[in-house]
RNA sequence: ACACGAUAAUGGCAAACCUGUUGUGAGGCAGGGACGCAAAGCCGUGAGUCUCUGGCAGUUGAUCUAUCGCUGCUUAGAUGAUUGUCUGGUUACCGAA
Numbered sequence: 001a002c003a004c005g006a007u008a009a010u011g012g013c014a015a016a017c018c019u020g021u022u023g024u025g026a027g028g029c030a031g032g033g034a035c036g037c038a039a040a041g042c043c044g045u046g047a048g049u050c051u052c053u054g055g056c057a058g059u060u061g062a063u064c065u066a067u068c069g070c071u072g073c074u075u076a077g078a079u080g081a082u083u084g085u086c087u088g089g090u091u092a093c094c095g096a097a
Stems, first nucleotide, its partner, number of pairs: 004095002012037002017032006035084001041090003046086002048082003051078003054074006061068003
């Protein structure tokens, strides 16, 4: 230096949930709170998942005859969301084996 990662040290982050706020929504932000995390620091390419819009199909639920609602699918659109789903880039603390 690289790899690796302890029931070591010093610090760090903060899931669910609750409160407030914001967004049509997925979600975001702030405070509380800790399940966890060795990059759960930063970036956000690719994949996954999710949302909204559109399209298609179903449905008597409503209106009453082509609309609304609901459900499902989607090869479409998003200067949509998520990085604590995976991958990639980049920087960094400590040092037992």

The prediction has a mean pLDDT of 79. A computed fold for a 97-nucleotide RNA from an Acidobacteriota bacterium, annotated as c-di-GMP-I riboswitch aptamer. NCBI's taxonomy places the organism under Bacteria, Pseudomonadati, Acidobacteriota. It matches the Rfam family "c-di-GMP-I riboswitch aptamer". Rfam's curators write: GEMM was predicted in a large-scale screen for bacterial structured RNA regulatory elements. It was read from a public genome assembly, where an Rfam model found it.